[in-house]
Context: one part of a larger RNA
RNA sequence: UGACGGGGGCCCGCACAAGCGGUGGAGCAUGUGGUUUAAUUCGAUGCAACGCGCAGAACCUUACCCAGACUUGACAUCCUUCUGAUAGAUUUUAGAAAUAGAUUUUUCCUCUUUGGAGGCAGGAGUGACAGGUGCUGCAUGGCUGUCGUCAGCUCGUGUUGUGAGAUGUUGGGUUAAGUCCCGUAACGAGCGCAACCCUUGUCUUUAGUUGCCAUCAUUUAGUUGGGCACUCUAAAGAGACUGCCCGGGUUAACCGGGAGGAAGGUGGGGAUGACGUCAAGUCCUCAUGGCCCUUAUGUCUGGGGCUACAUAUGUGUUAUAAUGGUAUAGAUAAAGUGAAGUUAGAUAGCAAUGUUCUGCGAAUUAUAAAAAUUAUAUCCCAGUUUGGAUUGGAGUCUGUAAUUUGACUCCAUGAAGUUGGAAUCGCUAGUAAUCGCGGAUCAGUAUGCCGCGGUGAAUACGUUCCCGGGCCUUGUAUA
Repeated sequence: UGACGGGGGCCCGCACAAGCGGUGGAGCAUGUGGUUUAAUUCGAUGCAACGCGCAGAACCUUACCCAGACUUGACAUCCUUCUGAUAGAUUUUAGAAAUAGAUUUUUCCUCUUUGGAGGCAGGAGUGACAGGUGCUGCAUGGCUGUCGUCAGCUCGUGUUGUGAGAUGUUGGGUUAAGUCCCGUAACGAGCGCAACCCUUGUCUUUAGUUGCCAUCAUUUAGUUGGGCACUCUAAAGAGACUGCCCGGGUUAACCGGGAGGAAGGUGGGGAUGACGUCAAGUCCUCAUGGCCCUUAUGUCUGGGGCUACAUAUGUGUUAUAAUGGUAUAGAUAAAGUGAAGUUAGAUAGCAAUGUUCUGCGAAUUAUAAAAAUUAUAUCCCAGUUUGGAUUGGAGUCUGUAAUUUGACUCCAUGAAGUUGGAAUCGCUAGUAAUCGCGGAUCAGUAUGCCGCGGUGAAUACGUUCCCGGGCCUUGUAUA
């Protein structure tokens, strides 16, 4: 100087408390341990691994296993030689395919002294080499997590101490903040904080189609004429600064209250992550040192596996019902996406879906039905008109292919479950809870992930205690 203390002081955080809803019990989905297996590829392991890498394992992916093949190689550059466009296409034999053969057929670019040369591609050969998701994340780069969006981390000069160092950065106030003020052997500065950026909340101006409709006509319908007021769209501006008033405070910083205002003291949300810590994670994104393999640890193909299942556990989802289930009727979003796409309408089917046809590269068209909510009817507290697992049958779709192993539909079947022990998680406002909608990946496959809006609470006395953190101080058998 740090680190640590079941030392002290001050302060903060959904840290506790006050509340609301869960998890832990059941079924299922999904990840992991374990076990099993020819293989169940590999990595991630307290918080900070476990719906994680995987924004999507039937083949492919794929790295694993079994079997069959190849050896200058599936891919790159160079050399020698042969062939001729390149490049393929048809039929066919063996085979699981890879592959090996047969057959038919189309077919040269540039220069040219017509000899050939060059270009391009294929076959053969030779070796230099290719190749490796093989090992080491404790050799590394890059990227990422975490403490933590916590308020800290440092430097120059000066001063001080023999020195390690100290001072500044401590103190008195204050703040979300090392934020600012005052004091001061310090004076300044840098990385952080804040602001600048995006979005949302109000208004103005500009613009008015594909958007909108107050007035005038018109229509089944903003449909058409007309209009650009309003909504909206998208560009530029305005607006909030403790600016104003009162009180407190050291005449300060600042704090409490008030006015005006769409908004008030950082308005809400996002992006943004200092010096560093954990030899944290990743050699399987990529790059890369060293080591290792080179007729194999490389490459191709078929099939299997990653989906196994006495079990344990994490994360979710559906429920256990009447604030509900079922049936019918009717109302109301936002944000997206669409050409190998999205599909209206009509029509067949109980339905998944099929057929036909139409619009739209989209403020024009489609997806599209929003759902909870509301009204009416019914059920009458039951393992039920709850719950939907499981199983049988019949189908639909995608795709060479759905057996291992897809999703969906219909009929039948109708399991556990009556609110969950110890324990434990999230959340402070348009939040929790609840309701549906969209997107990425994607042929197909979503209870996951990332977004969108609808309805919309309760509680916070307070900081004694638990956890984590910041500053000062003290002790130390610690570095």
RNAcentral holds the full RNA, with entries from SILVA. The part of an RNA shown here (small-subunit ribosomal RNA, 3' major domain) has 479 nucleotides and comes from a metagenome. The coordinates come from a structure-prediction model, not an experiment, and the mean pLDDT is 83. Rfam family: Bacterial small subunit ribosomal RNA.